This is a predicted structure of a 711-nucleotide part of an RNA (large-subunit ribosomal RNA, domain II) from an uncultured archaeon. The full RNA is in RNAcentral, with records from SILVA. Its Rfam family is "Archaeal large subunit ribosomal RNA".
Context: one part of a larger RNA
RNA sequence: GCCAGGGAGUGUAUCUCAGUGGCGAGGAUAACCUAUGUAGGGGCAUCCGAAGGGAAACCGACAAGCCCGCAGCUCGCGAGGGGCGGGGUGUGAAAGCGCCCGGAGUCACUGGAAUACGAUUUGAAGCUGAGCGAUCUAUCCCUCGCCAGGGUGAAACGGGGGUAAAACCCCGUGGAGGCCCGAAGAGGUCCUGUGAACAAGCGCUCUCUUGAGCGAGGAAUAGGAGUAAAAUGCCAAUCGAGCCCAGCAAUAGCUAGUUCCUGUCGAAAAUUGCCGCAGUAAUGUCUCGGAGGAGGUAGCUGGCGCGGUAGAGAUACGGAUAGGGGGUUUAGGAGGGGAAACCCUUCGGCUCUCUGUCCAACUCCGAAUGCGUCAGCGCCGACGAUUCCGGGAGAGCGGGGCGCGGGGUAAGCCGGUGCUCCGAGAGGGGAACAACCCUGACCAUGGUUAAGGUCCCUAAAUGCCGCUUCAGUGUGAAAGGCCUAAGGGUGUUUAUUUCCAUAGACAGCAAGGAGGUUGGCUUAGAAGCAGCAACCCUACAAUGAGUGCGUAACAGCUCACUUGUCAAGGAAGUAGGCCCCCACAAUGGACGGGGCUAAAGCGGUUACCGAGACCAUGGACCAUCUACGGAUGUGUGGUAGGCAGGCGUGCUGGCAGGGCAGAAGCCUUUCCGAAAGGUUGGGUGGACCUGCUAGCAAUGAUAAUCCUGGC
Numbered sequence: 001g002c003c004a005g006g007g008a009g010u011g012u013a014u015c016u017c018a019g020u021g022g023c024g025a026g027g028a029u030a031a032c033c034u035a036u037g038u039a040g041g042g043g044c045a046u047c048c049g050a051a052g053g054g055a056a057a058c059c060g061a062c063a064a065g066c067c068c069g070c071a072g073c074u075c076g077c078g079a080g081g082g083g084c085g086g087g088g089u090g091u092g093a094a095a096g097c098g099c100c101c102g103g104a105g106u107c108a109c110u111g112g113a114a115u116a117c118g119a120u121u122u123g124a125a126g127c128u129g130a131g132c133g134a135u136c137u138a139u140c141c142c143u144c145g146c147c148a149g150g151g152u153g154a155a156a157c158g159g160g161g162g163u164a165a166a167a168c169c170c171c172g173u174g175g176a177g178g179c180c181c182g183a184a185g186a187g188g189u190c191c192u193g194u195g196a197a198c199a200a201g202c203g204c205u206c207u208c209u210u211g212a213g214c215g216a217g218g219a220a221u222a223g224g225a226g227u228a229a230a231a232u233g234c235c236a237a238u239c240g241a242g243c244c245c246a247g248c249a250a251u252a253g254c255u256a257g258u259u260c261c262u263g264u265c266g267a268a269a270a271u272u273g274c275c276g277c278a279g280u281a282a283u284g285u286c287u288c289g290g291a292g293g294a295g296g297u298a299g300c301u302g303g304c305g306c307g308g309u310a311g312a313g314a315u316a317c318g319g320a321u322a323g324g325g326g327g328u329u330u331a332g333g334a335g336g337g338g339a340a341a342c343c344c345u346u347c348g349g350c351u352c353u354c355u356g357u358c359c360a361a362c363u364c365c366g367a368a369u370g371c372g373u374c375a376g377c378g379c380c381g382a383c384g385a386u387u388c389c390g391g392g393a394g395a396g397c398g399g400g401g402c403g404c405g406g407g408g409u410a411a412g413c414c415g416g417u418g419c420u421c422c423g424a425g426a427g428g429g430g431a432a433c434a435a436c437c438c439u440g441a442c443c444a445u446g447g448u449u450a451a452g453g454u455c456c457c458u459a460a461a462u463g464c465c466g467c468u469u470c471a472g473u474g475u476g477a478a479a480g481g482c483c484u485a486a487g488g489g490u491g492u493u494u495a496u497u498u499c500c501a502u503a504g505a506c507a508g509c510a511a512g513g514a515g516g517u518u519g520g521c522u523u524a525g526a527a528g529c530a531g532c533a534a535c536c537c538u539a540c541a542a543u544g545a546g547u548g549c550g551u552a553a554c555a556g557c558u559c560a561c562u563u564g565u566c567a568a569g570g571a572a573g574u575a576g577g578c579c580c581c582c583a584c585a586a587u588g589g590a591c592g593g594g595g596c597u598a599a600a601g602c603g604g605u606u607a608c609c610g611a612g613a614c615c616a617u618g619g620a621c622c623a624u625c626u627a628c629g630g631a632u633g634u635g636u637g638g639u640a641g642g643c644a645g646g647c648g649u650g651c652u653g654g655c656a657g658g659g660c661a662g663a664a665g666c667c668u669u670u671c672c673g674a675a676a677g678g679u680u681g682g683g684u685g686g687a688c689c690u691g692c693u694a695g696c697a698a699u700g701a702u703a704a705u706c707c708u709g710g711c
Base pairs, nucleotide, nucleotide: 001711002710003709004708005707006706011117012116013115014114016112017111018110019109020108021107022106023105026048027047028046032042033041034040052059053058062085065084066083067082068081072077073076086101087100088099089098090097091096120257121256123254127247128246129245131243132242138221139220141218142217143216144215145214146213147211149181150180151179152177156173157172158171159170160169161168185208186207187206191203193202194201223239226234227233260646261645262644263643264642265641270283271282272281273280274279286392287391288390289389290388291387295380296379297378299377300376301375302374303373304372305371306370311365312363313362318359319358320357322355323354324353325352326351327350328349330348332347333346334345335344336343337342398422399421400420401419402418403417404416406414407413427438428437429436442619443618444617445616446615447614448613452609453608454607455594456593457592461606463605464604465603466602467601468600474596475595487581488580489579491578492577493576494575495574496573497572498571499570500569508565509564510563511562512561514538515537516536520532521531544559548557549556620636621635622633623632624631625630647700649697650696651695652694653693654692655691656690657689658688665684666683667682668681671678672677
């Protein structure tokens, strides 16, 4: 891992609601007694109900006076229902206000909840108590054992030297040491060795090896205790408090699991409180039942009102704000002139004026949408709505899109609001993809469309008409993964404005492009062309005191300008479309791919393909109606969850059956049912089994790192 078997809402008590039944202003007994008996009988107790109000003392209520009115029936009655009136009591000076009053309960059974108990099942870490452990290990005590071999050569001593004597020096003897090397022994550093290995196993390497050494036997210390050359180390592979048993089914607001079918409706992820934030209670939201008895209202239109947002505005206020002009003996600053008084210019102040820009907390204005109300339409409603009461929940981590606000540099960010979707929604499209587009799936068959598509992968026009693009731009509805900006383009295209042009434009080509003059200044030089100032005149078709290159300076080339030649369009600008540059990320890579010059882009147009949508036919169920034939439905997606109806298992009562001419079980098989399931034939098996009805439950498994066994 697979298979088989086991495996989780149970019981009692109290309380509450519903269903069914008994009795009913009453209902029921408990212990116990009796009794052949789980029956029956008794059971004066007691419990609930029959009166309430008040803290209490205490006081103490309609067996119907009036009106409305559902069903129904004789248009006025009218059970139930409602409104008054009246009454009890508390409070109050009173008025008034609160609660209550015109009889329904109680017992049993069954079911839904609640509470207490282990309370649906499994699971702690832990706490407490009583015991068991020092054969591992820590430390101490007693007794005993072990340490090959080699090296080094302390003190001391002897001899010699040396000294006044010593010290001291040399040689020898000697054999010290928590000394050295290294077996046994002890240890456990490294090899990411070996190995199935993150092993406590093995090997190599490595450390210690006369010492605070290693070892054996005996003995001692025990759990908040021991022992500890101290690491919270060790105390039997267990240690920040050992192990075992018990309290114990500890507790767990946490995790996981929780077993047959179908029908029907169908959520929430919010508000408030809580040592509340992984929870829970109330309310909202879902569901089921009941009461009541006539209107309800999401949509649309119209009338009448409310309003200060979007936008807009600025001598309509508050505030912000750019530039120009004028006035002003205007506080002041700066500069200049003047002997001074004072004057001029400028900045600034004040003021007038022109042009221009803004605001959530500005408004002279001011929509759309919205809100209130009335009416009409539409829709729902006696097949009983709106409303009210009661039983049962789940949920209280939400998330995405679009519109509009807030926070933040921003975020697949945080927070809010309205609508919507996912959640709990399948199907088609988007390459793939909860929430983007189409569309809300009862079942089957056939057809038609939606979004989106129609070259191949791949169903459907390599359709048609007009234009654009040459960049593989593109072939991407949007959004996340993306897309691209400011600024540029003599790429191309469209529109438009101005100008030139057969009296010849534009481009090219041919020719000219001169004289005063090397103008003046400057400068070593400055001659059109370093620089400064100036920029005239003449001859001309035209020619700058010179557009660029060039020279040391000249020279030289060229341009402006002019003529000729040629022969038909040309120059400058503005606005738009597509396209290009700008353009940049880490393994090679993304139009889904192939590929495409349309199979790209824009506009138009006709076909076709394409869902569970829509239509048709047949069928099932639900709801309502029914003259029981059927009809109608704007019914039948669905998680948590409510409600309803069924299938199957074991046992029991009753009724009815089967079986050695073959029961159950097992294997295989036929048919029936919407499903749980039921049923038939054959084989095996070899003795019990079943249907219906009523009842009772240790009643249904694929999951719990579930338990046991097998493989």